[in-house]
RNA sequence: CCAGCGGGCCGGGUGGCCGCUUCUCGCUCGUCGAGGAGAGGAAAGUCCGAACUCCAUAGGGCAGGGUGCCGGCUAACGGCCGGGCGCGGGAACGCGACGGAAAGUGCCACAGAGACAUACCGCCCGCAACCGCGGGUAAGGGUGAAAUGGUGCGGUAAGAGCGCACCGGCGUCGUGGAGACACGGCGGCCGGGCAAACCCCACCCGGAGCAAGGCCUAAUAGGGGACCGCGCUUCUGCUUCGGCAGAGGCUAUGGACGGCCCGUCCGAGAGUCCCGGGUAGACCGCUUGAGCCGUGCGGCAACGCACGGCCCAGAUAGAUGGCCACCGCCCGCAAGGGUACAGAAUUCGGCUUACAGGCCCGCUGGCACG
Repeated sequence: CCAGCGGGCCGGGUGGCCGCUUCUCGCUCGUCGAGGAGAGGAAAGUCCGAACUCCAUAGGGCAGGGUGCCGGCUAACGGCCGGGCGCGGGAACGCGACGGAAAGUGCCACAGAGACAUACCGCCCGCAACCGCGGGUAAGGGUGAAAUGGUGCGGUAAGAGCGCACCGGCGUCGUGGAGACACGGCGGCCGGGCAAACCCCACCCGGAGCAAGGCCUAAUAGGGGACCGCGCUUCUGCUUCGGCAGAGGCUAUGGACGGCCCGUCCGAGAGUCCCGGGUAGACCGCUUGAGCCGUGCGGCAACGCACGGCCCAGAUAGAUGGCCACCGCCCGCAAGGGUACAGAAUUCGGCUUACAGGCCCGCUGGCACG
């Protein structure tokens, strides 16, 4: 210098004018003044895990859902860190739902004889001696993503872990390790794959969500109480035969239409008051918190501990904006144009996704020069 790998960070700046939300202070209390603060690395998707709130809940089980190598971190997690194993890369490094397929069920397209119990061609043996028939055989051919552990030697009628050597798997023993696992010895034990198919095993999980929930309360329905009033009549039921209850009708010396008259409507309960109820609305929840920054210590790390400092949006249909000037960056010869993704809504920890441009650190490989 080139090519690449991993990680961290920034993501417009300055000034002026006019606005918005909120906090503090001030007074002449207002539609006021002054000062302070005011979006993100993802505020997003709402995919996991929690805090908090209400409901449910003895314990246990079923159903359903999730997780799935080992150790650690954490409030917790499906997250993170470290490690093991497998795969990819020359390397730095990257990726992996990575328990169980001799418990059972299911599936394995096309091709192929056969995809779980199979002989199509071939080979070998016997019969036949022309076609062919019976048996053996997975070594060879053919099909396929996958064909009965692989390669070789021996062996055999031809073959075959049938025997042997090495490799792979499984089992067992030993050693190392905290463990996943690794290494070594022994045993021919060796007929597929798929569990992000059902399933089995182990562990975990109650539900709803700040429009949670609480509090004050105009209004409204149904409910309760007090005051005033309680006549006539029809039907039904009950009856201690006195009445009582329900449904309906009639009317007033009853009630409503601001008062009075007329009128209309309601009506034996219409009315007045209170309790209670809880909507609109106001307030709480609401932002001081598993908080942020710095230093030191422990740990490979994730992370933890100690000390010091700081207060960092809380709106409610939703404030965080608009205009101007100069500068930065990109495109363009210039005039000029553009300046990423996006935007809080109870709050945290993660994951995932989007993102113009730029900065920094570490590592790998190559080339050249000293």

The RNA shown here (Bacterial RNase P class A) has 370 nucleotides and comes from a Chloroflexota bacterium. The organism belongs to Chloroflexota, within Bacteria. Its Rfam family is "Bacterial RNase P class A". The family's RNA type in Rfam is ribozyme. Its family is annotated with dimeric ribonuclease P complex, ribonuclease P activity and tRNA processing in the Gene Ontology.